[in-house]
RNA sequence: GGCGCUAUAGCCAAGUGGUAAGGCGUGGGUCUGCAACACCCUGAUCCCCAGUUCAAAUCUGGGUGGCGCCU
Numbered sequence: 001g002g003c004g005c006u007a008u009a010g011c012c013a014a015g016u017g018g019u020a021a022g023g024c025g026u027g028g029g030u031c032u033g034c035a036a037c038a039c040c041c042u043g044a045u046c047c048c049c050a051g052u053u054c055a056a057a058u059c060u061g062g063g064u065g066g067c068g069c070c071u
Base pairs, nucleotide, nucleotide: 001070002069003068004067005066006065007064010024011023012022018054027041028040029039030038047063048062049061050060051059
C1' cells in the first nucleotide's frame, strides 16, 4: 500500500427494515433477630457523519478504532 472481518448497557452477547432478547454485575425491595441463599424490580444516543425509506441497530457512501490476510 491492497483486501476482508468487526464495533449493540460496566462485562459477555442475540437481534437479516416495523417498540433493541438473555446472562453476569450495579442499585432498590421482599424474606431474616442480623446476614447469606432465594425471589421481584431497575438500565441502551446500537462507534461517528451523511444518504435511501412512511419507518434504519439492520440497507448504501464516507470516516474512526480493533483484528486478520497478502505484498
This is a predicted structure of a 71-nucleotide RNA (transfer RNA) from Ruminococcus sp. Rfam family: tRNA. By type it is a transfer RNA. The prediction has a mean pLDDT of 81.